This is a predicted structure of a 1450-nucleotide RNA (small-subunit ribosomal RNA) from an uncultured bacterium. RNAcentral holds the sequence, with entries from ENA and SILVA. It matches the Rfam family "Bacterial small subunit ribosomal RNA". Its family is annotated with ribosome and structural constituent of ribosome in the Gene Ontology.
RNA sequence: GAUGAACGCUGGCGGCGUGCCUAAUACAUGCAAGUCGAACGAAGAUGUUCUUGUGUUCGCAUGAGAGCUCUUAGUGGCGGACGGGUGAGUAACGCGUUGGUGACCCGCCCUAAAGAAGGGAACAACCUCGGGAAACUGAGGCUAAUACCCUAUGUGCUUCAAGAGAUUAGAUCCUUUUGAAGUAAAGGUUCUGUGGACGAAAGGCCACGGUGCCGCUUUAGGAGGGGCCUGCGUCCCAUCAGCUAGUUGGUAGGGUAAUGGCCUACCAAGGCGAUGACGGGUAGGGGACCUGAGAGGGUGACCCCCCACACUAGCACUGAAACACGGGCUAGACACCUACGGGUGGCAGCAGUAGGGAAUCUUGCACAAUAGACGAAAGUCUGAUGCAGCAACGCCGCGUGUGCGAUGAAGGCCUUCGGGUUGUAAAGCACUUUUCUGAGGGAUGAGAAAGGACAGUACCUCAGGAAUAAGUCUCGGCUAACUACGUGCCAGCGGCCGCGGUAAAACGUAGGGGACAAGUGUUAUCCGGAUUCAUUGGGCGUAAAGCGCGUGCAGGUGGUGCUUUAAGUUGGGCGUGAAAUCUCCUGGCUUAACUAGGAGGGGUCGUUCAACACUGAAGCACUUGAGGGCAGGAGAGGGAGGUGGAAUUCCCGGUGUAGUGGUGAAAUGCGUAGAUAUCGGGAGGAACACCAGUGGCGAAGGCGGCCUCCUGGUCUGUUUCUGACACUAAGACGCGAAAGCUAGGGGAGCAAACGGGAUUAGAUACCCCGGUAGUCCUAGCCGUAAACGAUGGAUACUAGGUGUGGGUGGCAUUGACCCCAUCCGUGCCGUAGCUAACGCGAUAAGUCUCCCGCCUGGGUACUACGGCCGCAAGGUUAAAACUCAAAGGAAUUGACGGGGGCCCGCACAAGCAGCGGAGCGUGUGGUUUAAUUCGAUGCUACACGAAGAACCUUACCAGGGCUUGACAUGCUGGUGGUACGGACCCGAAAGGGCGAGGACCCGCGAGGGAGCCAGCACAGGUGCUGCAUGGCUGUCGUCAGCUCGUGCCGUGAGGUGUUGGGUUAAGUCCCGUAACGAGCGCAACCCCUGCCGUAUGUUACAUGUGUCAUACGGGACUGCCGGUGAUAAGCCGGAGGAAGGUGGGGAUGACGUCAAGUCAGCAUGGCCUUUAUGUCCUGGGCUGCACACACGCUACAAUGGCCGGCACAAUGGGUAGCUAAGCCGCGAGGCGGAGCCAAUCCUCCAAAGCCGGUCUCAGUUCGGAUUGCAGUCUGCAACUCGACUGCAUGAAGGUGGAGUUGCUAGUAACCGCGCGUCAGCCAUAGUGCGGUGAAUACGUUCCCGGGCCUUGUACACACCGCCCGUCAAGCCAUGGAAGUUGGCAGCACUCGAAGUCGUCGACCCAACCUCGCGAGGGAGACGCCGAAAGUGAGACUGGCAACUAGGGCU
Repeated sequence: GAUGAACGCUGGCGGCGUGCCUAAUACAUGCAAGUCGAACGAAGAUGUUCUUGUGUUCGCAUGAGAGCUCUUAGUGGCGGACGGGUGAGUAACGCGUUGGUGACCCGCCCUAAAGAAGGGAACAACCUCGGGAAACUGAGGCUAAUACCCUAUGUGCUUCAAGAGAUUAGAUCCUUUUGAAGUAAAGGUUCUGUGGACGAAAGGCCACGGUGCCGCUUUAGGAGGGGCCUGCGUCCCAUCAGCUAGUUGGUAGGGUAAUGGCCUACCAAGGCGAUGACGGGUAGGGGACCUGAGAGGGUGACCCCCCACACUAGCACUGAAACACGGGCUAGACACCUACGGGUGGCAGCAGUAGGGAAUCUUGCACAAUAGACGAAAGUCUGAUGCAGCAACGCCGCGUGUGCGAUGAAGGCCUUCGGGUUGUAAAGCACUUUUCUGAGGGAUGAGAAAGGACAGUACCUCAGGAAUAAGUCUCGGCUAACUACGUGCCAGCGGCCGCGGUAAAACGUAGGGGACAAGUGUUAUCCGGAUUCAUUGGGCGUAAAGCGCGUGCAGGUGGUGCUUUAAGUUGGGCGUGAAAUCUCCUGGCUUAACUAGGAGGGGUCGUUCAACACUGAAGCACUUGAGGGCAGGAGAGGGAGGUGGAAUUCCCGGUGUAGUGGUGAAAUGCGUAGAUAUCGGGAGGAACACCAGUGGCGAAGGCGGCCUCCUGGUCUGUUUCUGACACUAAGACGCGAAAGCUAGGGGAGCAAACGGGAUUAGAUACCCCGGUAGUCCUAGCCGUAAACGAUGGAUACUAGGUGUGGGUGGCAUUGACCCCAUCCGUGCCGUAGCUAACGCGAUAAGUCUCCCGCCUGGGUACUACGGCCGCAAGGUUAAAACUCAAAGGAAUUGACGGGGGCCCGCACAAGCAGCGGAGCGUGUGGUUUAAUUCGAUGCUACACGAAGAACCUUACCAGGGCUUGACAUGCUGGUGGUACGGACCCGAAAGGGCGAGGACCCGCGAGGGAGCCAGCACAGGUGCUGCAUGGCUGUCGUCAGCUCGUGCCGUGAGGUGUUGGGUUAAGUCCCGUAACGAGCGCAACCCCUGCCGUAUGUUACAUGUGUCAUACGGGACUGCCGGUGAUAAGCCGGAGGAAGGUGGGGAUGACGUCAAGUCAGCAUGGCCUUUAUGUCCUGGGCUGCACACACGCUACAAUGGCCGGCACAAUGGGUAGCUAAGCCGCGAGGCGGAGCCAAUCCUCCAAAGCCGGUCUCAGUUCGGAUUGCAGUCUGCAACUCGACUGCAUGAAGGUGGAGUUGCUAGUAACCGCGCGUCAGCCAUAGUGCGGUGAAUACGUUCCCGGGCCUUGUACACACCGCCCGUCAAGCCAUGGAAGUUGGCAGCACUCGAAGUCGUCGACCCAACCUCGCGAGGGAGACGCCGAAAGUGAGACUGGCAACUAGGGCU
């Protein structure tokens, strides 16, 4: 884009079309084919006319006869073969197209010629008698014809015979002459004339003429229609490869309108087939329709042409034509009637019904038009047809109003609260009337009068009134259109990708927007996009795809020159290609759809004329392709037969003794019955070291000691021969590694299976010890490999460079070399070009041609079934259901690797001290609890938030209170005895009452402010979300990295720079370099400290100095020397110096990662809460304790404990504070109060250390937990739950398993001191300060972490990745399968209806006749054929299926 559509929602009008796609299922009812009385006999009826009776009330009634008119059963004629329906069958001369018929037919119609004479016998109707329920039917009798028969005539025609002529490739068939035989007919009627009989008349009847019309017969022709034949075209399956006996042909006969195996007899053995026979499946064909740029692809509704069919199957009759839709006979199924004996029926005609289905209409009107049948005509008939009805089913047209209208109304929705949007939309004002309603008029269609189903329709006029008329889908991208709320991986959406797990533009709703519009969306189907089956117009190294290789028939393709031909090819003419359709032009309906006219277009068609370039065909020639000859060459080419040495193993013998062998380490094994080792001899089998080489040969597989024989291919040289003999190659045939199979040999070594030993969680493996098939030979199978260059074969062309193997020529020589040229092989690099890239690149994957093979998303599946092959194993050919949205290639950046290279770090190593064991402190988990508030959870949580939980803190729990609130702001109202408030009452307190007393500021003395009370807005929340956030922080990591601009390279991702050579702590620096520069990081700049100088010197020290303090400077830069390095950067050593290569320490943390941490520090979006999740209070809890972990303290002691004496710091802090001296207390502490807002006073005695003494290795004079008693201090308050002191008590613990931590120098370790928080303190923590003061580093293999380069990758959530198979469970489709049940076609046999044909025909018969036993015909019987039916064995193809197999999904 399209549709004969259907479904959902919705629905105003008109025009033109269309409407059972399914059950060719079954059908009630009505209608759809009749007509002619001018062919015929007969019967009947209405009306009318005439004649004539009777009666008469003279109006008429009633008889008889005759005519006209009308109706009809029957005989007869024409038509029922057309028109209408359907698509079951059919893969076919069925259809389409082109020809043929010298092989044919034709009613009605037209033209022409000739004729129509004389006779005859019947049968219906009708009557009578029968049978039957009916349908129907028998016998007898009468009768007419345009029905039937005989004779005559014969223009003619037919057949036969003879002759002549023409055409033709060919004629007995055509034309013509003669002769013989045979062969026709029907009348009716109009008008008219004459005659006759009948009758009472009217009148008709009969006969003979004339005339017109309609018919009849024979023949010739025409028109139109048909039969038959024919070239070409006409779906899928080769998992259908062979088919065929009337089959193919001939002769003769039959049959037909006619050819023909169409049929029969005989003869011959043919005919068809990979250019697809035969078989199976599907299907009416065409014009055309849809789509497409076209080529094509799909379809075959409506309309037109052809075919086939008419309940299923068979058959003939009649006829011009049928094997006959509304005819016949028979069989079958089904249905109906029945008196049970028997009958009847066929909507795939129009309506309609049932059924089926997602689904498809009225039991309408009319023959007015068109058309058909009959008829002389009038006319009759016609569900053909013309119309109407139903259905948005389609196409087309129209409308649902138009203009003005801004406080941009109200309402809705959103909001940053300002506003925005719906939106000129509405309202309102003005206007119009297509449509609608009502009224009036009113057609064309009807060619001369009348006659119209449609239809009172189209159309016209008038009136009324915006009146009667808008929806559907959609808004994440594709794809036009966005917000809010609800929901919370739920509900749902979805064409693909995919949305939804609490801020959803994707679900649902609303507002708004977009698209189309009386429709719209979905579903189904077809084409397009899809160059995604590629003719136009694709590919095959790695994405799917080159057969493992060759030989070669058919086929396809084919070198150079000339001649001929004209099949292909090209051009012109003619014929045909129906109409409709399509395109263009023009016309008719108001327009359009629709429709009419004209033109054009349409074929692989036929015919004719012409051209001859190319192809083909025929002929002649040629040599360059191909092949041969001759002369040479190389080679693991193949086959057969010989032969050689080394090595392994085994056997025999000697020597010899305890091990050997094997491995990562072992063990099994072998060995005192003598191994291994070693020497000599022998046997046997297999393989051939060195040479040996991206060397050679071969088609490939493959081929390797040496010699001989046979044999294939190949290369070079040669103007020697043939003369296109060529290339490719479906099918076919042959070869074809290893393994495997059959038979017979052989068997040294090796070695599946198997046994044993190890390894391991296991080890059906890797390792070891053994070991059988096999490996070897002969003969035969198998026929596959990553059979690979993953690259089919052949010819030609297209820059080079460099190796190597085999020839030849040249130059050159002493020369086998070298060098130059060339041919054939075999490698590497590379230009152009190609390629998605990788790469290929004269050995093409470049540029062309020819031929073959193969591919078309992944899985299922190198599978199933079937066929073929095989002894088997199996091979070959090769699907589908189902399932997924990918599978795949190449390259890029990362990440990763039990990959590689380089390098670093207390990373290891070397050391020192610890932790892990004990007790205690603290934190966490767990558990408990009313609550044990919350957060932090590998490194990067766990002495963390917490630099201080008895109350407070406090967020938790229990209980008791308050509700504009403990706190902020605004508004309104109230309030002077107001706010406040000592007392008092209740209470655990909060709070609630009662209350003496009793205010403030401004001010113009109205009032206002503040306070308080009430109310409204609101406050409040440590409630949730750190995965909505800001900020801050941790970690990688103080690791050396992370990027940018421009340029260059690449289709691109991206690369380069940033890689490389050195060097550094460093992407630090140097050099090189398609890169050149730059930024954030590194370093430096800043602070402290170490040395010096200067200045100042209070409160320090001290009496003039600079220990010290403060401030400002200097000093260090690889600067100097030597070596090394690339003359560089730098490195090594040295000098000087307080300090040397960053002097030491701190602060400083790149791009980023971890949805890392924090909503409980703060801030903050959203959600939740509001007499509570807010707030106040009392008490409790955060401290609970079987346990587990983490960080610490104290120890386990003699380098120690205890006692006494003596010595030396620094950083800090201090007024609600530090607190001196002195006094009291054993002590904690108390009293006391000087001094100090601090270089001034206080804290402040430092401790380890040194000297002396004691203890003597023990659970101790170690260790101090725990517990008792008595105290001190802080504080409202030490019960839960503080610290400290004294006395007493005196637990575990004797240096700590696996494992693990810190530290490289003033460091570790040890020792004490200060500070923050703080009333006090559970601080052994944290953070600072000084004192004493080590050991070790060979080195980078390993563990951990990191940096750079490189490599592999199927990873990218990035190895904590990805992912394979079994097993378990569910679901799905499929294969096999005992069995069971269908379908279809064929074969064999049996039976055999109707019927044609044949034979017989003793029975029957009007026409003719010689009158009979005649001719002829018929009944009947028999025979051939024959539908259906039955039986049987198979073939093919389905359904179901116990059981079973693999597969897919979860």